[in-house]
Molecule: transfer RNA
Organism: archaeon
C1' cells in the first nucleotide's frame, strides 16, 4: 500500500430515512433506614469530523480520522 468492519451518555450497548435517540450501570437531588448499603421516586448527561442525496439523515453514498481484523 490494498480489503472488510466498527465510531452513539463517564461506561456498556439499541434505534425500518420520519413522535421528544431507547436502555443498563455508574452520577446528583428526594423518600425509606437509628446509621451505611439495598430499594423506591425524579432529574442532568449522548449520534467521531466534513460534504452530498433527500421535504427530512444517527441511519444512504463519497472523503477525512480513530479502534479492530485480515492479504501483500
Nucleotide at each position: 500500500g490494498c480489503c472488510c468492519u466498527g465510531g452513539u451518555a463517564g461506561u456498556u450497548u439499541a434505534a425500518u430515512g420520519g413522535u421528544u435517540a431507547g436502555a443498563a450501570c455508574a452520577c446528583u437531588a428526594c423518600c425509606c433506614u437509628g446509621u451505611c448499603g439495598c430499594g423506591g421516586u425524579a432529574g442532568a448527561a449522548g449520534c467521531c469530523c466534513g460534504a452530498g442525496u433527500u421535504c427530512g439523515a444517527u441511519u444512504c453514498u463519497c472523503g477525512g480520522u480513530c479502534g479492530g481484523g485480515g492479504c501483500g